[in-house]
Context: one part of a larger RNA
RNA sequence: CUGGGUGUAAAGGGUCAGUAGGCGGUGUGGCAAGUUGGGAGUGAAAUCUCUGGGCUCAACCCAGAGGCUGCUUCCAAGACUGCUGUGCUUUGAGUGUGGGAGAGGCGCGUGGAAUUGCAGGUGUAGCGGUGAAAUGCGUAAGAUAUCUGCAGGAACACCCGUGGCGAAAGCGGCGCGCUGGACCACAACUGACGCUGAAUGACGAAAGCUAGGGGAGCAAACAGGAUUAGAUACCCUGGUAGUCCUAGCCCUAAACGAUCAGGACUUGGGGUGCCACCCGUUCGGGUGUCGUCCCGGAGCUAACGCGUUAAGUCCUGCACCUGGGGAGUACGGUCGCAAGACUGAAACUC
Numbered sequence: 001c002u003g004g005g006u007g008u009a010a011a012g013g014g015u016c017a018g019u020a021g022g023c024g025g026u027g028u029g030g031c032a033a034g035u036u037g038g039g040a041g042u043g044a045a046a047u048c049u050c051u052g053g054g055c056u057c058a059a060c061c062c063a064g065a066g067g068c069u070g071c072u073u074c075c076a077a078g079a080c081u082g083c084u085g086u087g088c089u090u091u092g093a094g095u096g097u098g099g100g101a102g103a104g105g106c107g108c109g110u111g112g113a114a115u116u117g118c119a120g121g122u123g124u125a126g127c128g129g130u131g132a133a134a135u136g137c138g139u140a141a142g143a144u145a146u147c148u149g150c151a152g153g154a155a156c157a158c159c160c161g162u163g164g165c166g167a168a169a170g171c172g173g174c175g176c177g178c179u180g181g182a183c184c185a186c187a188a189c190u191g192a193c194g195c196u197g198a199a200u201g202a203c204g205a206a207a208g209c210u211a212g213g214g215g216a217g218c219a220a221a222c223a224g225g226a227u228u229a230g231a232u233a234c235c236c237u238g239g240u241a242g243u244c245c246u247a248g249c250c251c252u253a254a255a256c257g258a259u260c261a262g263g264a265c266u267u268g269g270g271g272u273g274c275c276a277c278c279c280g281u282u283c284g285g286g287u288g289u290c291g292u293c294c295c296g297g298a299g300c301u302a303a304c305g306c307g308u309u310a311a312g313u314c315c316u317g318c319a320c321c322u323g324g325g326g327a328g329u330a331c332g333g334u335c336g337c338a339a340g341a342c343u344g345a346a347a348c349u350c
Base pairs, nucleotide, nucleotide: 003322004321005320006319007304008303012318014203015202016201017200021196022195023194025088026087027086028085029084030083031082033081034080035077036076037075038074039073040072041071042070048066049065050064051063052062053061054060092193093190094189095188096186097185098184099183104179105178106177107176108175109174110173111156116151117150118149119148120147121146122145126137127136164171165170208249209248210247211246212245213244217243218242222238223237224236225235260317261316262315263314264313265312268295269294270293271292272291273290275288276287277286278285279284299306300305323350324349325348332343333342334341335340
C1' cells in the first nucleotide's frame, strides 16, 4: 500500500453554518463519455508460461505456440452511471395557513428569604470552633443571642420531575419588550430546490489575560492555630486575586452517550413530555407523529454490553487510528498582550 478498524483495547473533529469536491427521488426522449460485446492495428527482442529439441543431467541454449493484463481506432448494444431536453397534482426538501408547549437567546425592570456590615433597643459573660483543642471575637469600647431600621452584593429554596429547551458550550424567582428553533393539524403552493462537507467562518464551560466598575458570601495564594517523626496537606481562625458587571482577548476540557452527520430497513413490553384525533367525559382509556427513559428478542460484540434513540442489516460524505516509551516534547510555521493554543517529528529505547 491492498486492507482492517474507531462505546470501554490506538482511533469520531467541542458544536454548527457552509465553499470546492463526492454522492443523489421519479417518468420519458435524445447523445453515447463511462460500461458491455465484436472487428482491425499496435503491444520490438530478451524475459514469462506450455510443448519439443541441443550440451552425458541441470543451470544454460535453440525452435514453435501462448501470453505481454495496455493503448489507438471502427462497428454494435442502450440496462445501469453520466450529459442534455421535457414532465412529476411528488414520496425527499422547502413554503403557506391555523395551533399549542418549552430554564432557547438578548435587553430593561422588579420581588422575597438568607448571609454580611452599620445604627438603635433589650441583655450579660461568654461566643466561636473541633476528634479534642488552639489561633480568633467579646467586659472602662458590652460580643454571641434577640428585636427594629438601613446599606450592599450575589444566588434564586419549595415548585423541580432518569421533566423541558438549545447545534454544542449551556439554560431555572417574577414581569415586560425584541427574537431564534422545533413540534402538531390541514395538504393550498414550489417542484429534487437534497445529503455530506477538505478549506473557511461563527459559537464555544471553567480557569486565565487587558481596561474600567463592583465586591455580600465563598475563596487559590498568603498568615496564624492544630495534627504529625515532619505536615510547604487533610481540620480550624482569618484572608487577597478571583468569583459578579461592561468592553475586548484566550479557544481548552473526562467539551462524554468516551458512540460523526444524513437516509433506508428490521420481533416486542413498560414509563414519561408536547400536540392532534377518537371513546368515555369525576377522571381515565385508546390511536397517530415528534421527543425522552427503562427492560429485553433476533442479530451483533473479545467480553462487558448494544438492541427501531443499534454497537443489528445496508447506502452516501467527512474526520480519525496503525505497538509502548521518547512526546503532544523538539524544530519550523500560524495565532495570542501573556499564559499558551493549533500543526507536529526524529534519534534512542523496550
Predicted 3D model of a 350-nucleotide part of an RNA (small-subunit ribosomal RNA, central domain) from an uncultured Terriglobales bacterium. Rfam family: Bacterial small subunit ribosomal RNA. Its family is annotated with structural constituent of ribosome and ribosome in the Gene Ontology. Its mean pLDDT, the model's own confidence on a scale to 100, is 88.